[in-house]
Context: one part of a larger RNA
RNA sequence: UGACCUCGGAUCAGGUAGGGAUACCCGCUGAACUUAAGCAUAUCAAUAAGCGGAGGAAAAGAAACCAACAGGGAUUGCCUCAGUAACGGCGAGUGAAGCGGCAAGAGCUCAAAUUUGAAAGCUGGCCCCUCCGGGGUCCGCGUUGUAAUUUGCAGAGGAUGCUUUGGGUGCGGCCCCCGUCUAAGUGCCCUGGAACGGGCCGUCAGAGAGGGUGAGAAUCCCGUCUUGGGCGGGGUGUCCGUGCCCGUGUAAAGCUCCUUCGACGAGUCGAGUUGUUUGGGAAUGCAGCUCUAAAUGGGUGGUAAAUUUCAUCUAAAGCUAAAUACUGGCCGGAGACCGAUAGCGCACAAGUAGAGUGAUCGAAAGAUGAAAAGCACUUUGAAAAGAGAGUUAAACAGCACGUGAAAUUGUUGAAAGGGAAGCGCUUGCGACCAGACUCGCCGCGGGGUUCAGCCGGCAUUCGUGCCGGU
Numbered sequence: 001u002g003a004c005c006u007c008g009g010a011u012c013a014g015g016u017a018g019g020g021a022u023a024c025c026c027g028c029u030g031a032a033c034u035u036a037a038g039c040a041u042a043u044c045a046a047u048a049a050g051c052g053g054a055g056g057a058a059a060a061g062a063a064a065c066c067a068a069c070a071g072g073g074a075u076u077g078c079c080u081c082a083g084u085a086a087c088g089g090c091g092a093g094u095g096a097a098g099c100g101g102c103a104a105g106a107g108c109u110c111a112a113a114u115u116u117g118a119a120a121g122c123u124g125g126c127c128c129c130u131c132c133g134g135g136g137u138c139c140g141c142g143u144u145g146u147a148a149u150u151u152g153c154a155g156a157g158g159a160u161g162c163u164u165u166g167g168g169u170g171c172g173g174c175c176c177c178c179g180u181c182u183a184a185g186u187g188c189c190c191u192g193g194a195a196c197g198g199g200c201c202g203u204c205a206g207a208g209a210g211g212g213u214g215a216g217a218a219u220c221c222c223g224u225c226u227u228g229g230g231c232g233g234g235g236u237g238u239c240c241g242u243g244c245c246c247g248u249g250u251a252a253a254g255c256u257c258c259u260u261c262g263a264c265g266a267g268u269c270g271a272g273u274u275g276u277u278u279g280g281g282a283a284u285g286c287a288g289c290u291c292u293a294a295a296u297g298g299g300u301g302g303u304a305a306a307u308u309u310c311a312u313c314u315a316a317a318g319c320u321a322a323a324u325a326c327u328g329g330c331c332g333g334a335g336a337c338c339g340a341u342a343g344c345g346c347a348c349a350a351g352u353a354g355a356g357u358g359a360u361c362g363a364a365a366g367a368u369g370a371a372a373a374g375c376a377c378u379u380u381g382a383a384a385a386g387a388g389a390g391u392u393a394a395a396c397a398g399c400a401c402g403u404g405a406a407a408u409u410g411u412u413g414a415a416a417g418g419g420a421a422g423c424g425c426u427u428g429c430g431a432c433c434a435g436a437c438u439c440g441c442c443g444c445g446g447g448g449u450u451c452a453g454c455c456g457g458c459a460u461u462c463g464u465g466c467c468g469g470u
Stems, first nucleotide, its partner, number of pairs: 024055001025053004035042001039089001065072002076103004086094002107319003110265001120146001121141002124138006155261002157258003161255005166246008174237001175235007185201001186217001187200004202219002204208001210222003270291007297314005354361002374401001377388004453470007
């Protein structure tokens, strides 16, 4: 110095768990306020708070069931049973289940047998293949038991008859998801800053839901309708059709017959006792302690015990979709809901600002305009600001911005003033005013046995009057 042994430590291949959230679910633990008009059993309640655990659901679940019928046939949920049976200082109160009707529907697996003429089973390395897998080979696991077969409705074994079959893959269809496409005016005139308004003339409509666009837009834009379809892309079930490949049969499964067998879960069932719980009452379920089984056995049959009969299941091992639940999370849709003191505490830089040592408490706060076009420039001023100018439909919309009430303040104008102001009734005066009426003037329209003038006729008291036409 290295190896080996022992002890402790460091770093750790691969793998696993924690923590949060918790509306619904499962298990444990577990009160009191309250009610009983007091209160102790009771009730609140097998609840709340607390602890642990999981899933999209959980739990339960294929009878050691219900029944007593001509029996039914896993579980869960709803209606009913029924505020009934029952419990209860039989007070206050509490309080199921069978049947029946519906929703949904689904059945199964181990342990316990000698394959015993043969561990037939599985992980891993390497190789090959049609590569979520299959085959070959070699180690390893494993007889203190890995497979096949069997699970009580049975089943095994034997017999000779009948019936039926598996896997992979390509294409198309069905189904699901995403993208995309699918009608008709920017016509004329007027108002206006802007037409999406009014008038006129059209168009589409299985579309006149809704939203946007400078004001009320079916027809400008997005959509809406055809509860359907076209095109493109992706996924899935093995459902339907069709094609190809491989494998099977000395096989597997089902039915029938024979009667040779036929294993079935222990500190468990059960009993005693204590506590708790229940509608469960001589004990419904659960838990602790003591005792502790059987195998023609055992459990149950709602009053304890004995004898007997009958009926019904087969505990002490396990899996299982749907119907059911859901103040959390995620996705989508709607509304006889609220409309900024409402509606969540929060429409906004809200669990924010802020308060409290802390647990905790916890606000206020929306709106310029169609478009910032958010006032260039000049002038006074140190600046703020002012005066002009400019934008705009509007600045009496100027980032304290839509509208801009009231108490209150300033300014301007009017009126009044001895018995406070105010109030009630009555009368007068002043100012303003809805409405009604009206003189004069101007403009427009309608009517006609209108007026003047002119032509003709008649009458005349000679002033003029009447009739017809224009």
The part of an RNA shown here (large-subunit ribosomal RNA, domain I) has 470 nucleotides and comes from Aspergillus heteromorphus CBS 117.55. Its mean pLDDT, the model's own confidence on a scale to 100, is 81. Its Rfam family is "Eukaryotic large subunit ribosomal RNA". Rfam 15.1 lists 107,465 matches to the family in 2,616 species. The family is grouped with related families in Rfam's "LSU clan". Gene Ontology terms of the family: structural constituent of ribosome and ribosome.